[in-house]
RNA sequence: UGGGUCGGCAAGACGGUCGCGUCAGCCUUCGGGCUGCCGAGGAACGUCCGGGCUCCGCAGAGCAGGGCGGUGGGCAACACCCACCCGGGGCAACCCGCGAGACAGUGCCACAGAGAACAGACCGCCUCUCGUCGUCAGACCUGAGGUAAGGGUGAAACGGUGGGGUAAGAGCCCACCAGCGACCGGGGUGACCCGGCCGGCUCGGCAAACCUCGCCCGGAGCAAGGUCAGACAGGGGACCAUGAGACUGCUCGUCUCGUCCCCGGGUAGACCGCUGGAGCGGCGCGGCAACGUGUCGCCGAGAGAGAUGGCCGUCCAGGAAUCCGCGGGAAACGCGAUUCCGAACAGAACCCGGCGUAUCAGCCGGCCCAUUCC
RNA sequence: GCCCCCGUAGCCCAAUUGGCAGAGGCAGGGAACUUAAAAUUCUCACAGUGCCGGUUCGAACCCGGCCGGGGGCACGA
Numbered sequence: 001u002g003g004g005u006c007g008g009c010a011a012g013a014c015g016g017u018c019g020c021g022u023c024a025g026c027c028u029u030c031g032g033g034c035u036g037c038c039g040a041g042g043a044a045c046g047u048c049c050g051g052g053c054u055c056c057g058c059a060g061a062g063c064a065g066g067g068c069g070g071u072g073g074g075c076a077a078c079a080c081c082c083a084c085c086c087g088g089g090g091c092a093a094c095c096c097g098c099g100a101g102a103c104a105g106u107g108c109c110a111c112a113g114a115g116a117a118c119a120g121a122c123c124g125c126c127u128c129u130c131g132u133c134g135u136c137a138g139a140c141c142u143g144a145g146g147u148a149a150g151g152g153u154g155a156a157a158c159g160g161u162g163g164g165g166u167a168a169g170a171g172c173c174c175a176c177c178a179g180c181g182a183c184c185g186g187g188g189u190g191a192c193c194c195g196g197c198c199g200g201c202u203c204g205g206c207a208a209a210c211c212u213c214g215c216c217c218g219g220a221g222c223a224a225g226g227u228c229a230g231a232c233a234g235g236g237g238a239c240c241a242u243g244a245g246a247c248u249g250c251u252c253g254u255c256u257c258g259u260c261c262c263c264g265g266g267u268a269g270a271c272c273g274c275u276g277g278a279g280c281g282g283c284g285c286g287g288c289a290a291c292g293u294g295u296c297g298c299c300g301a302g303a304g305a306g307a308u309g310g311c312c313g314u315c316c317a318g319g320a321a322u323c324c325g326c327g328g329g330a331a332a333c334g335c336g337a338u339u340c341c342g343a344a345c346a347g348a349a350c351c352c353g354g355c356g357u358a359u360c361a362g363c364c365g366g367c368c369c370a371u372u373c374c
Numbered sequence: 375g376c377c378c379c380c381g382u383a384g385c386c387c388a389a390u391u392g393g394c395a396g397a398g399g400c401a402g403g404g405a406a407c408u409u410a411a412a413a414u415u416c417u418c419a420c421a422g423u424g425c426c427g428g429u430u431c432g433a434a435c436c437c438g439g440c441c442g443g444g445g446g447c448a449c450g451a
């Protein structure tokens, strides 16, 4: 200098002006007006997970169902995060992995192919054999058998290479390699790793198919739920205590009582819940880290179908252009000057922790590779 | 705000446990019949299953993430 990879920051600043909303104060002709404080995000989004909170009397038992799945740690909890292990990709930094079990069982593996799971003789190879021919080497052909070395099919064909062996072959035997399993030694909290030795044991894939193993899960959701105010008009049907509901599948248990459905009618108001919290920031300590802890400081929207915006000016990060200037300067490049631009995704509605997705133009840093110079 | 459900030709809908990449009807084009048309008969074309990934030999189907559409949830008697 070029390319790559990982992490972090920020989502413009100041001034003027016109506006919007809650709250507080003051004024009012009760319509409102003035002043002051405060007023969206890193994702407020999707609602995919996990909690707090509220109700279901307590939040109960079993089955069913659902979720998770290497190991150790973090956390209120998690499907999240950190570190490590294993497998895969990359020269590397680094990235990716729904990463338990397929010798507990069941099931599936289309088409093609002879055969698709403790398999399989279609071609081929070999032996024997009924025949035919023969130039006696054999060739063709019928049948019986052996053979998984070779061909061919397929996503996948029951270890690989070499040698021995054989009629031809084959872990049939041997050496090495790969895998699996048993044992021994060492390291690690552990997943696992390293080394030795033995056994021819050679064993397909799918569990995001049923399933098995281990762990976890009661249901509903702020339109939860509570208080007050206000309005109206009832009618029909079903089941009726061996019933119905709480309890979104079943059984038990507990509690409550008429319950449920259809048609019709009324009100669509106020307050609480409601925002100070697993909160945010600085510093110190412990820890590889996630994180924990001590101390100091700070308060940052609460709402009704829902307020935070527009314009102008000066700048900042940066970008583009130029018959411009400077550099040894023609080009490339750098610095300067002038002009123009200077933005995205989106938007609270009970509150948190994550994940996922969207995002203009950018800035900063670590590491890796290549090239050049010293 | 919260909770559910759905997505296959222009429209309506099938597809058994994942297996020939997809059946049928209406609509559309052409032909026959007719003087012409309708009806009828024959025939042809139209999808790669909303989009993007993953699992698998193989995905409309299983899993994840987006996109689009639909439905329900107030109070009291």
Base pairs, nucleotide, nucleotide: 001370002369003368004367005366006365007364008363009362012315013314014313015312016311017310018309020039021038023036024035025034026033027032041345045356046355048354049353050352051351052350053221054220055219056218060252061251062250063249065217066216067215068214069213070084071083072082073081074080085099086097087096088095089094100212101211105210106209107206108205109204122151123150124147125146126145127144128143131140132139133138159177160176161175162174163173164172178202179201180199181198183196184195185194186193187192225272226271227270228269234263235262236261237260238259239258243257244256245255246254266449267448279298280297281296282295283294284293285292286291318341319340320339321338322337324336325335326334327333375447376446377445378444379443380442381441384400385399386398393431402418403417404416405415406414424440425439426438427437428436
Overview:
Predicted 3D model of RNase P RNA and transfer RNA as a complex of 451 nucleotides. Model confidence (mean pLDDT): 77 of 100. Rfam match: Bacterial RNase P class A. About the family: Ribonuclease P (RNase P) is a ubiquitous endoribonuclease, found in archaea, bacteria and eukarya as well as chloroplasts and mitochondria. Rfam classes the family as a ribozyme.